[in-house]
Molecule: transfer RNA
Organism: bacterium
């Protein structure tokens, strides 16, 4: 150098154009002498830019970062 994957909450993982789910975390609360468990609530996300669409996690192109092969 040259190809191919991935990138979504704090973490792990779903969603093959049409309201972004879920565990597990973590605030609150109820149980309980107290602790665990267990129930109830709430928080909390599409790597960045730009295109195509009425509508983009999705589709196309750049660009970060990581991994894998080749040379």
């Nucleotide at each position: 150098g040259c190809g191919g994957g991935a990138u979504u909450a704090g973490u792990u993982u779903a969603a093959u154009g049409g309201u972004a789910g879920a565990a597990c975390g973590a605030g609150g609360g109820a149980u309980u002498u107290c602790c665990a468990a267990u129930c109830c609530u709430u928080c909390a996300g599409u790597g960045g830019g730009a295109g195509u669409u009425c509508g983009a996690u999705u589709c196309u192109c750049c660009c970060a970062u990581c991994c894998c092969g080749c040379a």